[in-house]
Context: one part of a larger RNA
RNA sequence: CGUUGGAGAUUUGAGGAGAGCUGCCUCUAGUACGAGAGGACCGAGGCGGACAAACCUCUAGUGCACCUGUUGUGGCGCCAGCUGCAUCGCAGGGUAGCUAUGUUUGGAAGAGAUAAGUACUGAAAGCAUCUAAGUACGAAGCUCCCUCCAAGAUGAGAUCUCCUUUAAGGGUCGUUAAAGACGAUGACGUUGAUAGGCUGCAGGUGUAAAGGCAGUGAUGUCAAAGCCGAGCAGUACUAAUUACCCGUAAGC
Numbered sequence: 001c002g003u004u005g006g007a008g009a010u011u012u013g014a015g016g017a018g019a020g021c022u023g024c025c026u027c028u029a030g031u032a033c034g035a036g037a038g039g040a041c042c043g044a045g046g047c048g049g050a051c052a053a054a055c056c057u058c059u060a061g062u063g064c065a066c067c068u069g070u071u072g073u074g075g076c077g078c079c080a081g082c083u084g085c086a087u088c089g090c091a092g093g094g095u096a097g098c099u100a101u102g103u104u105u106g107g108a109a110g111a112g113a114u115a116a117g118u119a120c121u122g123a124a125a126g127c128a129u130c131u132a133a134g135u136a137c138g139a140a141g142c143u144c145c146c147u148c149c150a151a152g153a154u155g156a157g158a159u160c161u162c163c164u165u166u167a168a169g170g171g172u173c174g175u176u177a178a179a180g181a182c183g184a185u186g187a188c189g190u191u192g193a194u195a196g197g198c199u200g201c202a203g204g205u206g207u208a209a210a211g212g213c214a215g216u217g218a219u220g221u222c223a224a225a226g227c228c229g230a231g232c233a234g235u236a237c238u239a240a241u242u243a244c245c246c247g248u249a250a251g252c
Stems, first nucleotide, its partner, number of pairs: 001152001005163007015149004021049007033038001051106005059100004066093005071086006110144003117137004169246004173189005194239003197235005203228003211222004
């Protein structure tokens, strides 16, 4: 911009994409078959491999804004206690998120038309013949079925609702995240839990400082302490103020 008034929702599915894999074992059954050796079809179940998707409960990573220990050196006048720098100084752990090595799930089953092939009936051709008329089966393949996209499908579809014009609705702006390069998308904007803060909880680290007590002292204890990023709730304390712009047609 179009879709022949504008808008908000919900959809149909022309068409397209994806998926489609496979092994071993058990039972049937040591049955059918076979002199024996051996050893099934059909059917039922179990365990896997590779591949794919989603996810983070578990396991395992990362986690330079979390916690702790510690070396050297500088600073805070000194002690104590903190703090800067040294690859995040080094080291031990680690929430959320993101991940796989982790977890869960998938390929199926079914239907239709068929291929090679197998048949029935059956003439041409008194026989025979799956074929000529007619009829029935038959594949991981084809068309559906499963998952996803999809009306610019210009063939532009459908349904519901709203607005009759200072309209409905949308945008700017702000607080933002399960979204994100930017646009976009989603949530919220006081009739408010959108983000931050605060409180509580979960979770991480591992028992802070000061002081008391015990000990000559190191140290222990009061103390599951103190501190804490992203998690889950609650709470208007802070910030989402005010406002502006677009839209305004056809027909009668």
Predicted 3D model of a 252-nucleotide part of an RNA (large-subunit ribosomal RNA, domain VI) from a Bacteroidales bacterium.
Rfam family: Bacterial large subunit ribosomal RNA. For this family Rfam cites "Crystal structure of the ribosome at 5.5 A resolution" (Yusupov et al., Science, 2001).